[in-house]
RNA sequence: CCGUGCUAGGCGGGGAGGUAGCGGUGCCCUGAACCCGCAAUCCGCUCUAGCGGGGCUGAAUCCCCUCCCGAGGGGUGACGGCUCCGGGCCAGCGUACGCUCGCGAGGCGUCGAUGGUCGGGUCCCGCGCGACGUCGGCCCGCGAACCAGGUCAGGUCCGGAAGGAAGCAGCCUUAAGCGGUCUCCGGUGGGCGCAGCGGGGUCGCCCGGCCGGAGCCGAGCGACGUGCAGUCCCCGGAGGCCGGCUUCGACGGAGGGUGCACGG
Numbered sequence: 001c002c003g004u005g006c007u008a009g010g011c012g013g014g015g016a017g018g019u020a021g022c023g024g025u026g027c028c029c030u031g032a033a034c035c036c037g038c039a040a041u042c043c044g045c046u047c048u049a050g051c052g053g054g055g056c057u058g059a060a061u062c063c064c065c066u067c068c069c070g071a072g073g074g075g076u077g078a079c080g081g082c083u084c085c086g087g088g089c090c091a092g093c094g095u096a097c098g099c100u101c102g103c104g105a106g107g108c109g110u111c112g113a114u115g116g117u118c119g120g121g122u123c124c125c126g127c128g129c130g131a132c133g134u135c136g137g138c139c140c141g142c143g144a145a146c147c148a149g150g151u152c153a154g155g156u157c158c159g160g161a162a163g164g165a166a167g168c169a170g171c172c173u174u175a176a177g178c179g180g181u182c183u184c185c186g187g188u189g190g191g192c193g194c195a196g197c198g199g200g201g202u203c204g205c206c207c208g209g210c211c212g213g214a215g216c217c218g219a220g221c222g223a224c225g226u227g228c229a230g231u232c233c234c235c236g237g238a239g240g241c242c243g244g245c246u247u248c249g250a251c252g253g254a255g256g257g258u259g260c261a262c263g264g
Base pairs, nucleotide, nucleotide: 001264002263003262004261005260006259009057010056011055012030013029014028015027020046021045022044023043024042034054035053036052037051038050063257064256065255066254067253068252072248073247074246075245076244079243080242081241082239083238084237085236086235087234088233092231093230094228095227096226097225098224100223101222102221103220106217107216108215115211116210117209118208119207120206121205122204123200124199125198126197127196128194129193130192132189133188134187135186136185137184139180140179141178142177148173149172150171151170156165157164158163
């Protein structure tokens, strides 16, 4: 150095959690890497750290160690940001208002502006009138077996007769009641209307008369003032949400290390 046969070892790994600690079942991340039984109210072990049984591979690309990379997980308000909550402030931005001031396209005005004054309306109350709602009356029609009227066939009663009497049905007319009608009359009601009358009130707005004699109005913008309080800003609190710091770390990469027996 080669061949054959063995053994150690390997046949996934990691994170958090759990645990005195180690591993497993379970969860998560990687990855593709045997089978059966046990197991979270746990299962099995003890720093040599799953237990029991079976199978494959086997000293190297496959086993062991170190370093690098780094998916992913954990920790952390000692740091920076971000988000939310509570509070503060009101200079600026924002917003609201203003009998203040300025600009102002344009409009009105000697056929009379601003202003003053008088009257009226708008407003309130009462009355009046109207419409509407409702009730009653008038009018028309219907309408009573007997306890409404008139007329009362038949029949009944009185009478010697002549003649009388009561009276059902029917018919007619009506009462209570029911229905209708263009209207008319009366009562009543109020979240209706009014050019009416009376009273009240009069800041504003509208209309008109008079006085007076040249201005007045104006969307919008700006300034100023006062408020409000969304933003900016300040204080405090909360949150591993992001970065940072830290910790573990799969896959992968680099380097190094490592048996036994026999034969040639």
A computed fold for a 264-nucleotide RNA from a Solirubrobacteraceae bacterium, annotated as Bacterial large signal recognition particle RNA.
RNAcentral holds the sequence, with entries from ENA.
Its mean pLDDT, the model's own confidence on a scale to 100, is 80.
It matches the Rfam family "Bacterial large signal recognition particle RNA". By type it is a non-coding RNA gene.
The organism belongs to Solirubrobacteraceae, within Bacteria.